Large-subunit ribosomal RNA, domain IV from an anaerobic digester metagenome, 343 nucleotides, folded computationally. The full RNA is in RNAcentral, with records from SILVA. Model confidence (mean pLDDT): 84 of 100.
Context: one part of a larger RNA
């Protein structure tokens, strides 16, 4: 010096990102116990008091008996007595206030993350009739499920109050008049070939050309889909700008105008969301970029990608307080084990 412990004057979080760590609380009995609340809770709330031994005495329970005695045991009353200390050692909640998130118990990154993530009961939606929908895979095949609509899938996530407007785009569902449209059907016109006929520069000449064969293939017929017409947002999603206006000023209930499918309703709001920003005001502190309550100028909240509340719960996150302490002012001493030195 390092590790593991113990104790410490005065102070008591001044330490630090942060009370991290440590200290403190702790058992049983009695008293007492707030806001809030889903009336169950909160609650062991908080906060107090008692506890040894001996004597006397009251009374209950058990066992036992014909009845008892005896034995075991509980709860008191009065008195005495010892110690600094009676749950005498060990084991054995710190608590409160406020806020955020998630309702809760649960689950998770075996080996850096336990959470506000996942799940959840509840809600809701269209989907899915079983070779189900959905998912993985080129496929075979597998999961779904050795299930069968009281099932499975998607979204949301207890409960309370609610869940606004937009169907133009994308998707889905329905529709079938018209447009487009594949293979297929259809087979018109054409092209090549040539028996033959005709012409004359009689040549390896030219023109026309039936039937047959070959090639090519127009019109026309024809499904779904798409175009089209509707519906649908707890489907994917979206939810404006400029200008003016009131008898102080300011502001604008009001008006005008442009654009849109429709222009953000309720509620909330510097928020796990606010850039400017340590916004402004209030509270708490001697002093507060954090925190709490408001305001609203929401860069860029917002209603099941749910909105706002919410008792209870949380090894979650944030701020404050009491107690407590070597966290610190500021370090000291001690014990054990190392390191180190000597043998």
């Nucleotide at each position: 010096c390092c590790c593991u412990u113990g104790u410490u004057a005065a102070g008591g979080a001044a330490c630090u990102c942060g009370g991290c760590a440590a200290a403190a609380u702790g058992a049983c009995c009695c008293c007492g116990u707030a806001a809030c609340u889903u009336a169950g809770g909160g609650a062991g709330a908080a906060g107090g008091g008692g506890u040894g031994u001996c004597g006397u005495u009251u009374u209950g329970g058990g066992u036992g008996u014909u009845a008892a005695a005896g034995c075991c045991u509980g709860a008191g009353a009065c008195g005495a007595u010892c110690a600094c200390a009676g749950a005498a050692a060990a084991c054995a909640g710190a608590u409160c206030c406020a806020a955020g998130c998630g309702a809760c118990u649960g689950u998770u990154u075996a080996g850096c993350a336990a959470a506000a993530a996942c799940a959840c009961a509840g809600g809701u939606c269209u989907c899915u009739g079983c070779u189900a929908a959905g998912u993985c895979g080129u496929a075979a095949g597998a999961c779904g499920a050795a299930g069968u609509a009281u099932a499975g899938g998607g979204c949301u996530g207890a409960c309370g109050c609610c869940u606004g407007c937009c169907c133009g785009g994308u998707g889905c569902u329905g529709g079938a008049a018209g447009g487009u449209c594949a293979a297929g059907g259809g087979g018109a016109a054409g092209a090549c070939u040539u028996a033959g006929u005709c012409c004359u520069u009689u040549a390896a000449g030219g023109a026309c050309g039936a039937a047959g064969g070959u090639u090519a293939g127009a019109a026309c017929c024809u499904a779904a889909g798409c175009c089209c017409c509707a519906g649908u947002a707890a489907a994917c999603g979206g939810c404006g700008g400029c200008c003016g206006u009131a008898a102080c000023u300011a502001u604008a209930a009001c008006g005008g105008u442009c654009c849109u499918a429709a222009g953000g309703u309720a509620g909330c709001g510097a928020a796990a969301u606010u850039c400017c920003u340590u916004g402004u005001c209030g509270g708490g502190u001697a002093a507060g970029u954090u925190c709490c309550g408001a305001c609203c100028u929401g860069c860029a909240c917002g209603a099941a990608u749910g909105g706002c509340g919410u008792a209870a719960c949380g090894a979650c996150u944030u701020g404050g307080a009491u107690g407590c302490u070597g966290u610190c002012u500021c370090a000291a001493c001690a014990a054990g084990g190392g390191a180190c030195u000597u043998g």